[in-house]
Context: one part of a larger RNA
RNA sequence: UGACGGGGACCCGCACAAGCGGUGGAGCAUGUGGUUUAAUUCGAUGCAACGCGAAGAACCUUACCAGGGCUUGACAUGCAGGUGGUAGUGACCCGAAAGGGGAGCGACCUGGCUUUGCCAGGAGCCUGCACAGGUGUUGCAUGGCUGUCGUCAGCUCGUGCCGUGAGGUGUUGGGUUAAGUCCCGCAACGAGCGCAACCCUCGCCCUUAGUUGCCAGCGGUUCGGCCGGGCACUCUAAGGGGACUGCCGCAGACAAUGCGGAGGAAGGUGGGGAUGACGUCAAGUCCGCAUGGCCCAUAUGCCCUGGGCUACACACGUGCUACAAUGGCCGGGACAAAGGGAGCCAACCCGCAAGGGGGAGCCAAUCUCAAAAACCCGGUCCCAGUUCGGAUCGGAGGCUGCAACUCGCCUCCGUGAAGCCGGAAUCGCUAGUAACCGCGAAUCAGCAGGUCGCGGUGAAUACGUUCCCGGGUCUUGUACA
Numbered sequence: 001u002g003a004c005g006g007g008g009a010c011c012c013g014c015a016c017a018a019g020c021g022g023u024g025g026a027g028c029a030u031g032u033g034g035u036u037u038a039a040u041u042c043g044a045u046g047c048a049a050c051g052c053g054a055a056g057a058a059c060c061u062u063a064c065c066a067g068g069g070c071u072u073g074a075c076a077u078g079c080a081g082g083u084g085g086u087a088g089u090g091a092c093c094c095g096a097a098a099g100g101g102g103a104g105c106g107a108c109c110u111g112g113c114u115u116u117g118c119c120a121g122g123a124g125c126c127u128g129c130a131c132a133g134g135u136g137u138u139g140c141a142u143g144g145c146u147g148u149c150g151u152c153a154g155c156u157c158g159u160g161c162c163g164u165g166a167g168g169u170g171u172u173g174g175g176u177u178a179a180g181u182c183c184c185g186c187a188a189c190g191a192g193c194g195c196a197a198c199c200c201u202c203g204c205c206c207u208u209a210g211u212u213g214c215c216a217g218c219g220g221u222u223c224g225g226c227c228g229g230g231c232a233c234u235c236u237a238a239g240g241g242g243a244c245u246g247c248c249g250c251a252g253a254c255a256a257u258g259c260g261g262a263g264g265a266a267g268g269u270g271g272g273g274a275u276g277a278c279g280u281c282a283a284g285u286c287c288g289c290a291u292g293g294c295c296c297a298u299a300u301g302c303c304c305u306g307g308g309c310u311a312c313a314c315a316c317g318u319g320c321u322a323c324a325a326u327g328g329c330c331g332g333g334a335c336a337a338a339g340g341g342a343g344c345c346a347a348c349c350c351g352c353a354a355g356g357g358g359g360a361g362c363c364a365a366u367c368u369c370a371a372a373a374a375c376c377c378g379g380u381c382c383c384a385g386u387u388c389g390g391a392u393c394g395g396a397g398g399c400u401g402c403a404a405c406u407c408g409c410c411u412c413c414g415u416g417a418a419g420c421c422g423g424a425a426u427c428g429c430u431a432g433u434a435a436c437c438g439c440g441a442a443u444c445a446g447c448a449g450g451u452c453g454c455g456g457u458g459a460a461u462a463c464g465u466u467c468c469c470g471g472g473u474c475u476u477g478u479a480c481a
Stems, first nucleotide, its partner, number of pairs: 001481002003478003007475007015465002019429005026321008034312002042053002064307007073131001077130007088105002092101003108122006133296002136294003142290002144285003147281001149279001154193006160169003173184003199273004204241007213231001218228003244267001247261005323422001327381007339369002343362002348357003388419001393414007435457007
């Protein structure tokens, strides 16, 4: 100087408390451990691995296994030699395919010439060599990127001063703040990286602009902003205004600041996002990519068929659906936001349905996916393992795709399991949040209970900081570094 203490003081954080909903019990989905296997490819492993890399494992992917094949090799560059019936293509044969054989057809570019063509060179191809290739190994050789403490309020420097020195001071102290935020004081005076602000978005208003919107005011109307017409409103999108403790009162060191009030759409960092200091964990990744060393080199490279990654006595994590009446089922009615597309696919017809036919429109504020759902109204069920719950299994179909046996999704009929609110324990959340409800997108032929977004309905509680966990500042002890 640090680190540590079941030392002290002060202060934060859904850390506890207060409260709401879960997980832990059930069934299923998914990841992992384990076991099994020819293989169940590999990595991730307390917080910070476990719906994680995987934003899509039937083949492919694919790195694994079995079998069949190839070696200058699926791909790059260079050198040498060869090559017109050459490169390429290819009926047909063998084969699971890869691949092997192969009748037939049959080129291109540049230059020259005695131009039905010939010669030289190139490309391509073949042979050989040099090399390619490796998701083989080392994240304890690395770059880059990332997680984490932690959006925590810290981490340092120059000069000066103090100390023999390590170092200290500044950065401590008194207040204050979300904040090393600011004020005051002070052998310090300044400065940098962080904090804040500048950026995006939501909330109010104005301007500009109207093939979206509106009878708002008028006219027409086969009643639909449908038409004339108008941009006022809604909205869209560009610019601007607006909030700064600016104003008032009180408290305070006449300070910073705090509390209350006015005005205001909004207060005192307005809500959300982006943004992550010096560093820590030899944290993660050589299987994104790059890259040193080591290793393989008829194979640890490459191609293919099939299988596996989907195994199942078990154990754990994360989820979904429930156990019902604030509910289930049936009928009727209403209201979003944000997105996508050579794909979405309307009307209409067929089918109980998945879906099929059909073909209008839209390269999209114009068409379409589309129905939003919870909600509201009416009816029914009458507390039962049930008209709860839907697992499992049988049958029949649909769609994608070369192909759904291993191993896809969906529909219909039948079947109806466990489950009557979950031990010890444990998680999330402080407001338009939790909880409940549906919608969209990426990936994607197909496959979503996951992820990332979007809106709808919309709470309860916080006395307080003694205690648990993590963190910050000062101080104290230390035989630790």
This is a predicted structure of a 481-nucleotide part of an RNA (small-subunit ribosomal RNA, 3' major domain) from an uncultured bacterium. Its mean pLDDT, the model's own confidence on a scale to 100, is 85. The RNAcentral record of the full RNA draws on ENA and Greengenes.